[in-house]
Context: one part of a larger RNA
Molecule: large-subunit ribosomal RNA, domain VI
Organism: Clostridia bacterium
RNA sequence: CGUAGGAUAUUUGAGAGGAGCUGUUCUUAGUACGAGAGGACCGGAAUGGACGUACCAAUUGUGUACCGGUUGUCAUGCCAAUGGCACGGCCGGGUAGCGAAGUACGGAAGGGAUAAACGCUGAAAGCAUCUAAGCGUGAAGCCCCCCUCAAGAUAAGAUAUCCCAUUACGCAAGUAAGUAAGGUAUGACAAAGACUAUGUCGUUGAUAGGUCAAAGGUGUAAGUGCAGAGAUGCAUUAAGCUGAUUGAUACUAAUAUACCGAGGG
Numbered sequence: 001c002g003u004a005g006g007a008u009a010u011u012u013g014a015g016a017g018g019a020g021c022u023g024u025u026c027u028u029a030g031u032a033c034g035a036g037a038g039g040a041c042c043g044g045a046a047u048g049g050a051c052g053u054a055c056c057a058a059u060u061g062u063g064u065a066c067c068g069g070u071u072g073u074c075a076u077g078c079c080a081a082u083g084g085c086a087c088g089g090c091c092g093g094g095u096a097g098c099g100a101a102g103u104a105c106g107g108a109a110g111g112g113a114u115a116a117a118c119g120c121u122g123a124a125a126g127c128a129u130c131u132a133a134g135c136g137u138g139a140a141g142c143c144c145c146c147c148u149c150a151a152g153a154u155a156a157g158a159u160a161u162c163c164c165a166u167u168a169c170g171c172a173a174g175u176a177a178g179u180a181a182g183g184u185a186u187g188a189c190a191a192a193g194a195c196u197a198u199g200u201c202g203u204u205g206a207u208a209g210g211u212c213a214a215a216g217g218u219g220u221a222a223g224u225g226c227a228g229a230g231a232u233g234c235a236u237u238a239a240g241c242u243g244a245u246u247g248a249u250a251c252u253a254a255u256a257u258a259c260c261g262a263g264g265g
Base pairs, nucleotide, nucleotide: 001152005163006162007161008160009159010158011157015149016148017147018146021049022048023047024046025045026044027043033038051106052105053104054103055102059100060099061098062097066093067092068091069090070089071086072085073084074083075082076081110144111143112142117137118136119135120134166177167176168175169174182260183259184258185257187201188200189199190198207253208252209251210249211248212247213246214245216242217241218240223236224235225234226233227232
């Protein structure tokens, strides 16, 4: 811009893409078959491999603004306590998120038309013949079925709901203006994200931060007291600290506002 008014939701599906794999074991059954050796079709069940999709309750990894231990050195005047640097200094753990080696699920079943092949009826050609007319069976293959996208599918679809018939100019077609429903800008953001887009929220408010409480993590802070010559230990103390998690709370910031946007058939 189009989809012959302007919108908001919900959709149909032309078309496109994805998927499509397979082993072993048990049973049927040591049956059919076979002199024996051996050993099935068909049907039923179980369990795997590889691949794919989703997810993070558990397992496990990461987790550079979480907690602790510790070495050297420098600094905060000193002790103590902390901070900087040394690959996050090194080491032990670890929330959220993200991930797999983890968890769950998938390929199926079914329908239609067929290939090779196997048939029925049946002449040409008194017979025969699956074929010439006609009618069947039949594959991991084809078309559906399953999953995803999808009306710019210009043949531009459908359904529901909302907004209405203003003003100026003009004979009219139409043009312009202010608006409606609605939207954009703008602001706080995340389940979203390169930007954009998408989604949530904007005081009639829990959107982010803070605060309070909790979960989870770390592992018993500092100070003080006691014991010990001291290193250190014990008590106060399941302490102190704590990023992303949960709940509550307007304390801070989402204030204010501007613009776009129909008049049809």